[in-house]
Molecule: Glycine riboswitch aptamer
Organism: Domibacillus indicus
């Protein structure tokens, strides 16, 4: 000195669902959304156990992804504020050369 690919920060996109009733408000009912969080599992890997005695079978278990599922929370006019993923930028660290 290349710079796959990772985090961090900063700046831009950035989806959905009631202007619903009730209430001074807070809040509650009703409906309804999935794209901060949270939780579920599929193929497949591994272990045990039984017949085989290497495979493969069968039960059972432990790991196993999501924009999928549940809607716990959270959100359902606009403004604001959140918001997965994303474009540049920088800053560290860095695989292969």
């Nucleotide at each position: 000195a290349u710079g796959a690919c990772a985090a961090u920060u900063g700046u831009g996109g950035g989806a959905g669902a009631g202007a619903g009733c009730a209430u001074a408000a807070a809040u509650g009912c009703c409906g309804c959304c999935g794209a901060c969080g949270a939780a579920g599992c599929a193929a497949g890997u591994u272990u045990c156990a039984a017949a085989a005695a290497a495979c493969c079978u069968u039960g059972a278990a432990a790991c196993g992804a999501a924009u999928c599922u549940u809607u716990c929370a959270g959100g359902c006019a606009g403004a604001u504020u959140g918001g997965a993923c994303u474009g540049c930028a920088a800053u560290u660290g860095g695989a292969c050369g």